Context: one part of a larger RNA
Molecule: small-subunit ribosomal RNA, central domain
Organism: uncultured prokaryote
RNA sequence: CUGGGCUUAAAGAGCGUGUAGGCGGCCCGAUCAGUGCCUUGUGAAAUCCCUCGUCUCAACCGAGGAACUGCUGGGCAUACUGUCGGGCUUGAGGUCGGUAGAGGUGCCUGGAACUCUAGUGGAGCGGUGAAUGCGUAGAUAUCUGGAGGAACGCCGGAGGCGAAAGCGGGUCACUGGGCCGAUUCUGACGCUGAGACGCGAAAGCGUGGGUAGCAAACAGGAUUAGAUACCCUGGUAGUCCACGCCGUAAACGAUGCACACUAGGUAUGAGAGGUUUUGACGCCGAUCGUGCCGAAGCAAAAGUGUUAAGUGCGCCGCCUGGGGAGUACGGCCGCAAGGCUAAAACUC
Numbered sequence: 001c002u003g004g005g006c007u008u009a010a011a012g013a014g015c016g017u018g019u020a021g022g023c024g025g026c027c028c029g030a031u032c033a034g035u036g037c038c039u040u041g042u043g044a045a046a047u048c049c050c051u052c053g054u055c056u057c058a059a060c061c062g063a064g065g066a067a068c069u070g071c072u073g074g075g076c077a078u079a080c081u082g083u084c085g086g087g088c089u090u091g092a093g094g095u096c097g098g099u100a101g102a103g104g105u106g107c108c109u110g111g112a113a114c115u116c117u118a119g120u121g122g123a124g125c126g127g128u129g130a131a132u133g134c135g136u137a138g139a140u141a142u143c144u145g146g147a148g149g150a151a152c153g154c155c156g157g158a159g160g161c162g163a164a165a166g167c168g169g170g171u172c173a174c175u176g177g178g179c180c181g182a183u184u185c186u187g188a189c190g191c192u193g194a195g196a197c198g199c200g201a202a203a204g205c206g207u208g209g210g211u212a213g214c215a216a217a218c219a220g221g222a223u224u225a226g227a228u229a230c231c232c233u234g235g236u237a238g239u240c241c242a243c244g245c246c247g248u249a250a251a252c253g254a255u256g257c258a259c260a261c262u263a264g265g266u267a268u269g270a271g272a273g274g275u276u277u278u279g280a281c282g283c284c285g286a287u288c289g290u291g292c293c294g295a296a297g298c299a300a301a302a303g304u305g306u307u308a309a310g311u312g313c314g315c316c317g318c319c320u321g322g323g324g325a326g327u328a329c330g331g332c333c334g335c336a337a338g339g340c341u342a343a344a345a346c347u348c
Base pairs, nucleotide, nucleotide: 004319005318006317007302008301012316014199015198016197017196021192022191023190025088026087027086028085029084030083031082033081034080035077036076037075038074039073041071042070049065050064051063052062053061091189092186093185094184095182096181097180098179099178103175104174105173106172108170109169110152114148115147116146117145118144119143124134125133160167161166204245205244206243207242208241209240213239214238218234219233220232221231256315257314259312260311261310264293265292266291267290268289269288270287273284274283275282297304298303321348322347323346330341331340332339333338
C1' cells in the first nucleotide's frame, strides 16, 4: 500500500466559519481529454513462464515461443466522467407575511435571604460527643431604621434556546439563529473540509476595582497509637466586575458532518390547516423539534432501532498489543503554570 475498524474492546478533533482539494441535481447539443475496441512502432540481451534439445539424470547450458501488464502514432465507438454551449426547478439561497424561545450584548431596576451597623432588650449564645470561639466594653433572640455584595425561590417540566462551551427575577434598547406559510425571486449558486481563523466550563495568570456569603492554603479545638484528614470554631487567595492571557475536561450521546431510503405505538414543545352556523373550549392534524417503547435489520453482548449503532453515497478526523509515555528531544505557542506536535532504548 491493500485489507479491517472507531457507543462500551485501540480509535470521532471540545465546537464552529471557511481556503486549497475531493465529491456533486434534471434535460438537450457539441467535443472526444479520460474510458473501451482494433492497429503501427518500440518495449536490448540475460532473468521469469511454456515447449523441445543436450551433458547417463538434475542443477547448469542451448534453441524456439510467450511475456515484458509500459510508452508512442493512427482509426473506430460515444453510454458514463471531464470540458464547452443552451435550458430547467426538485437541491441551495433570497424576498414577503407570521410565530415560539433562560440564544447573545448593554443600560436600568425588584423582592426574599445573608452579613455589617444604630436603636430596643438583659444573660447566655454557638457548636457538638465535646472544646476552641462569641457575650455585661451588652452577645444570641425580637422588631425598626441604614449600608453592602452575591445569587435569583415558586412558575419549572423527561419543557425551551444555542454550533459547542453554555443560557433562568423584571423592563427597555440593539442583535444572531430556528420553525411555519406564500399565487414570490435567483437558477446548482451545493456537500465536506488538510492548513488557516474564530469561539471555548472550571481552575489558573496579569493590571485595576470589589468582597456579603462560601472557602483551597493557613491557625486553633477535637478525634486518634498517630490524624499534615474526616467533625467543629475561625480564615486568606479565589469565587464577583472591567480589560488582557491561558486553551484544557468523563469539553460525553464516551456515537464527525451532509443527503437519501427502510414497520409502528406513545408522550411532549412549536404549528399551517381542518372540524361545530360565528366563537371560547375541545377534537383531528401536514411539517419541524425533544423523549420513551419497539418490527425488520445490525451488534461479541449490553443494546441500537426514521434523533440508527439499519441500508447506501460523499468528504474529513482518528486507530494498529501492554508498559516505557501523552513522556524525552526538537519545534511552535504562553508572563508563568503549562499546552500542541511527538519518539526510542529497554521490557512483558